RNA sequence: CCUCUGGAAAGCUCGCAAGAGCACCGAAGGAGCAAUACAUAAGUAGAAGCUCUCAGGUCAAAAAACAGAGG
Repeated sequence: CCUCUGGAAAGCUCGCAAGAGCACCGAAGGAGCAAUACAUAAGUAGAAGCUCUCAGGUCAAAAAACAGAGG
């Protein structure tokens, strides 16, 4: 990297539908920082399942962090 299996949270209103309004979720992606390192200093670098919620999502399906098995 590929295949298979498992895989969370959170919805109402309007609308034929597309979609819109308000609310909400945290597990694609993105952003923030602790220890620590560097620097005379200002400061710089700096992880996550934490925080934010830009993106994404809130019947089902699909997708999906992550986990297991195989190649």
Glycine riboswitch aptamer from Thermoanaerobacter ethanolicus, 71 nucleotides, folded computationally. The RNAcentral record of the sequence draws on MGnify. Rfam family: Glycine riboswitch aptamer. Rfam links the family to the GO term glycine biosynthetic process. Of the family's consensus pairs, 89% are formed in the model. Its mean pLDDT, the model's own confidence on a scale to 100, is 81.